[in-house]
RNA sequence: AGAGCCGGCCAGACAGUCGCGUCGUCCCUUCGGGGGCGCCGAGGAAAGUCCGGGCUCCGCAGGGCACGGUGCCAGGUAACGCCUGGGCGGCGCGAGCCGACGGAAAGUGCAACAGAAAGAUACCGCCGAUGGCCCUCGCCACCCCAUUGCGGCCCGACGUCGCGCUCGACGAUGCGAAGCAUCGGCCGAGUCGGUGACGGGGAAGGCCGCAAUGGGGUGGCGAGGGAUCAGGCAAGGGUGAAAUGGUGCGGUAAGAGCGCACCGCGAGUCCGGCAACGGACCGGCACGGCAAACCCCACCGGGAGCAAGGCCAAAUAGGGAGACGAUGUCGUGGCCCGCGACGUCUCCGGGUAGGCUGCUCGAGCGUAUCGGCGACGAUGCGCCUAGAGGAAUGACUGUCCACGACAGAACCCGGCUUAUCGGCCGGCUCUGCCU
RNA sequence: GCGCCCGUAGCUCAGCUGGAUAGAGUACUACCCUCCGAAGGUAGGGGUCACAGGUUCGAAUCCUGUCGGGCGCGCCA
Numbered sequence: 001a002g003a004g005c006c007g008g009c010c011a012g013a014c015a016g017u018c019g020c021g022u023c024g025u026c027c028c029u030u031c032g033g034g035g036g037c038g039c040c041g042a043g044g045a046a047a048g049u050c051c052g053g054g055c056u057c058c059g060c061a062g063g064g065c066a067c068g069g070u071g072c073c074a075g076g077u078a079a080c081g082c083c084u085g086g087g088c089g090g091c092g093c094g095a096g097c098c099g100a101c102g103g104a105a106a107g108u109g110c111a112a113c114a115g116a117a118a119g120a121u122a123c124c125g126c127c128g129a130u131g132g133c134c135c136u137c138g139c140c141a142c143c144c145c146a147u148u149g150c151g152g153c154c155c156g157a158c159g160u161c162g163c164g165c166u167c168g169a170c171g172a173u174g175c176g177a178a179g180c181a182u183c184g185g186c187c188g189a190g191u192c193g194g195u196g197a198c199g200g201g202g203a204a205g206g207c208c209g210c211a212a213u214g215g216g217g218u219g220g221c222g223a224g225g226g227a228u229c230a231g232g233c234a235a236g237g238g239u240g241a242a243a244u245g246g247u248g249c250g251g252u253a254a255g256a257g258c259g260c261a262c263c264g265c266g267a268g269u270c271c272g273g274c275a276a277c278g279g280a281c282c283g284g285c286a287c288g289g290c291a292a293a294c295c296c297c298a299c300c301g302g303g304a305g306c307a308a309g310g311c312c313a314a315a316u317a318g319g320g321a322g323a324c325g326a327u328g329u330c331g332u333g334g335c336c337c338g339c340g341a342c343g344u345c346u347c348c349g350g351g352u353a354g355g356c357u358g359c360u361c362g363a364g365c366g367u368a369u370c371g372g373c374g375a376c377g378a379u380g381c382g383c384c385u386a387g388a389g390g391a392a393u394g395a396c397u398g399u400c401c402a403c404g405a406c407a408g409a410a411c412c413c414g415g416c417u418u419a420u421c422g423g424c425c426g427g428c429u430c431u432g433c434c435u
Numbered sequence: 436g437c438g439c440c441c442g443u444a445g446c447u448c449a450g451c452u453g454g455a456u457a458g459a460g461u462a463c464u465a466c467c468c469u470c471c472g473a474a475g476g477u478a479g480g481g482g483u484c485a486c487a488g489g490u491u492c493g494a495a496u497c498c499u500g501u502c503g504g505g506c507g508c509g510c511c512a
Base pairs, nucleotide, nucleotide: 001431002430003429004428005427006426007425008424009423010422012400013399014398015397016396017395018394020041021040023038024037025036026035027034028033043406047417048416050415051414052413053412054411055305056304057303058302062337063336064335065334067301068300069299070298071297072086073085074084075083076082087101088099089098090097091096102296103295107294108293109290110289120244123237124236125233126232127231130230131229132228133226134225135224136223137222138221139220140219141218142217143216144215145214146213147212148211149210150209151208152207153206154205158199159198160197161196162195163194164192165190166189167188168187170184171183172182173181174180175179245263246262247261248260249259250258264285265283266282268281269280270279271278272277309357310356311355312354319348320347321346322345323344324343328342329341330340331339350511351510352509364383365382366381367380368379369378370377371376401404436508437507438506439505440504441503442502445461446460447459448458454492463479464478465477466476467475485501486500487499488498489497
């Protein structure tokens, strides 16, 4: 210097002229009043009537229920929903500011739509460890079939094998396709007028048994796969304002406070504090939101209001109708008890709408000292500061300045909230620069 | 002055024990009907739920504060 925070104070100033209201005093009066002089004469909010109290009346202002209010803790106060200090939470770099800030494990209730599920659940998904199911492979056991070998029994003459031949299939080549022809061979078959070799009376064949090999089936065991069922999970996706502590690592079949670290949480323990609460340790966590939903807990509250109420005066039709009524009605209360009275209430009609009081000296203001962090309290001294009641506080001129906002008492006071041009003083914070 | 109540469409009112497009009648606009008008029928528009802040996931509704409007209240018998 700039930007801000907190507290207190002022609310155009001065002079002049003319007005208004109460009061005091003097004068005049036709007794209605008028005039002179003097003192005083709106606010920080007088407002909203939102809280609290004084005062007054209701016999006392008593008990219980209901209803209403307040709601972190302690203090101040006549009292409060106010104020002060502290705690906790939120915002701000900070000075500081803001907070309806008791209880959701007493119970009941609510949460539209969406979503599987809104208080208990599983749509997609992950897994499928465990127990089944299906597929594949391996091993073992049993059964069946085939071939070969051996053994036994049966049967009883040509048999077997090779080459060739015929037929068939396949392949190659040729022709224009179908097809036909020719050719080919570790292809197959054959009731084969061919040929060679071997074996011949026990060869080939059949049946049974054993062994080996191969194939198939059933069962058991093991391995792998499928994600099919039961089941496990709540990590992830999706819905929602909100989905059961968060992040990370480990762990697991997959997951999970399942384990661990930090943060969060807690009907635990100890310590500090009057308390709210805080700190340390301990506990894997019990289960979410809404109480300006009912409710629970603690505390407070009887009702009405100055048009309360008291006194005087004036006036009259102290009238009429209706309702209720003595286990009743009323006593300004929602109900009951207690207490008191014996009529009460509503409507219509009538009279009068005059005076005095309540009314402003008060939980008052200023100042000094003391106590207290503070709100505040105690004591001394000083001051009087609207009191109207159809309702006063205004207008003009001059000078000056920063050019003047919101707004007007009505029984009083303490607060809160709302409206408000600007200015002054004090304390403090942040940023930049200079020394 | 004191006490009490109410603000939702131009008007009169529902909805007020929170739940998503705020309804009804009347008025208005257009069309049908009629020779024309009224009545009648069909369709449509029109709302900061007086305003502001808060609670709540969500407010016309619950809470708080403003603004506006309305009603009642003397004494005697």